[in-house]
RNA sequence: UCUUCGGGGGUGGGUGGAAAUCCCCACCGGCGGUUAAAGCCCGCGACCGGAGGAGUUAUCCUCCGCUGACCCGUUGAAAUCACGGGGCCGACCGUUAAAGUCGGGAUGAGAGAAGA
Numbered sequence: 001u002c003u004u005c006g007g008g009g010g011u012g013g014g015u016g017g018a019a020a021u022c023c024c025c026a027c028c029g030g031c032g033g034u035u036a037a038a039g040c041c042c043g044c045g046a047c048c049g050g051a052g053g054a055g056u057u058a059u060c061c062u063c064c065g066c067u068g069a070c071c072c073g074u075u076g077a078a079a080u081c082a083c084g085g086g087g088c089c090g091a092c093c094g095u096u097a098a099a100g101u102c103g104g105g106a107u108g109a110g111a112g113a114a115g116a
Base pairs, nucleotide, nucleotide: 001116002115003114004113005112010025012024013023014022026101027100028090029089030044031043032042033041039088040087048065049064050063051062052061053060054059070086071085072084073083074082092104093103094102
């Protein structure tokens, strides 16, 4: 420098005129790190807001900000990471009714991984 890869989860029940959005139940967990395997320990990315710069519009580059959630017990040299138990969290826009799970931006972007 180039190539490839790079996010999962409800045509369950109830109520209702209307809800995969409410209530009950069920289900899901990006990337790197950390004496040991992590959604909730540290950091990063995605989303959102802003500043500066490049460019013929499109659009691209750099930087700043914002950015959720865990305890108890056991084993052990070591675990907020394993095992047992009980909890908690989840961008924006949209929708006959409020969304982690539906539709959309997105056949996008990307932390990063592998290879040449």
The RNA shown here (FMN riboswitch aptamer (RFN element)) has 116 nucleotides and comes from a marine sediment metagenome. The coordinates come from a structure-prediction model, not an experiment, and the mean pLDDT is 84. The RNAcentral record of the sequence draws on MGnify. It matches the Rfam family "FMN riboswitch aptamer (RFN element)". Rfam's curators write: The RFN element is a highly conserved domain that is found frequently in the 5'-untranslated regions of prokaryotic mRNAs that encode for flavin mononucleotide (FMN) biosynthesis and transport proteins.